[in-house]
RNA sequence: GCGCCCGUAGCUUAACAGGAUAAAGCAGUAGCUUCCGGAGCUACAAAUAGGGGUUCAAAUCCCUUCGGGCGCA
Numbered sequence: 001g002c003g004c005c006c007g008u009a010g011c012u013u014a015a016c017a018g019g020a021u022a023a024a025g026c027a028g029u030a031g032c033u034u035c036c037g038g039a040g041c042u043a044c045a046a047a048u049a050g051g052g053g054u055u056c057a058a059a060u061c062c063c064u065u066c067g068g069g070c071g072c073a
Stems, first nucleotide, its partner, number of pairs: 001072007010026004019056001028044005049065005
């Protein structure tokens, strides 16, 4: 340099060939419980890598940039 794949809460994964408020586990915070802690239960906060486009509607499709991985040279 060329080609291919990937990027979603702090971490690990969902979202069924575009469609209702993006879901869950662990972690975090608060409460209940307990003599205290842990476990358990309840609640809360937290994400689609950035930008643009297509569409009534985009995490999903297209372009580009950034980051990571693999292969070829």
Molecule: transfer RNA
Organism: Caldisericia bacterium